[in-house]
């Protein structure tokens, strides 16, 4: 890059740099000069993989080395069903991690 496979309703921010858009994409809605988004630092949250106990070879559990994360459900969207015009379930579709495999 491409493939499979699992999660995505829960959780977790402060300081420095730095300036104008940013929130994947489309169309809403939101966030931003009370400085968003971005880097960088430090703190955190979470527990895929990873390590100990455990062991029925699994179920816990604990710890935090690899990653990931800390604005709104993956912000919402399309499609079915209920509902009745503001909703509720399930489904897909693109996407985000991670783990294997090319």
């Nucleotide at each position: 890059u491409a493939c499979u496979u699992a999660u995505c309703a829960a959780g977790a921010a402060a300081g420095a740099c730095g300036u104008a858009g940013g929130g994947a994409a489309u169309g809403g809605c939101c966030c931003u000069u009370u400085g968003a988004u971005g880097u960088c630092u430090u703190a955190g949250c979470a527990a895929c993989c990873u390590g100990u106990u455990g062991c029925g070879u699994a179920a816990a559990a604990c710890a935090a080395g690899g990653u990931g994360c800390u604005a709104a459900u993956u912000c919402c969207u399309u499609c079915u069903g209920c509902a009745a015009u503001g909703g509720c379930a399930g489904a897909a579709a693109a996407g985000a991690u991670g783990a294997g495999u090319u």